[in-house]
Molecule: SAM riboswitch aptamer (S box leader)
Organism: Acidobacteriota bacterium
RNA sequence: AUCGCAUCAAGAGUGGUUGAGGGACCGGACCCGUCGACGCCACAGCAACCUGCCCGAGCCAUCAGGCAAGGUGCUCACUUCCGCCCGGGCAGCCGGGAGAGAUACGAG
Numbered sequence: 001a002u003c004g005c006a007u008c009a010a011g012a013g014u015g016g017u018u019g020a021g022g023g024a025c026c027g028g029a030c031c032c033g034u035c036g037a038c039g040c041c042a043c044a045g046c047a048a049c050c051u052g053c054c055c056g057a058g059c060c061a062u063c064a065g066g067c068a069a070g071g072u073g074c075u076c077a078c079u080u081c082c083g084c085c086c087g088g089g090c091a092g093c094c095g096g097g098a099g100a101g102a103u104a105c106g107a108g
Base pairs, nucleotide, nucleotide: 002107003106004105006103007102008101013043014042015041016040017039021032022031023030026083027082028081029080044075045074046073049071050070051068052067053066054065056063057062079100084097085096086095087094088093
C1' cells in the first nucleotide's frame, strides 16, 4: 500500500514566516484569499481514540462510570454542501442509507 473496527452536527487561535492560490480527488455550488489565504514554525488551546490510575457490574468474554494527559489527532463553514440509492413533498426542499474521505486503534 492494503484489510478490519470505532467515530465524524460538539469543542478549541494567537504570533512569526511565506507569497498565490486554497477548501482531498472529478463535476457543480458556495466560501476563504495581496486588508496576505494555503503551507511551514513557535507558543497556546480542544477533545479523550490509545495509554496509566481509581471504582462498580459481570454470563469472567467483557462492559458502564470517574481522574490524569504520556502517544496520536484536531483548533472557518456538518467531512462546507450536492452528485448514487431509498422514503416524504407538485416543487423549493426534508429525512435515512451507500460510496468516497479523515482520524484513532489493531492486523499487515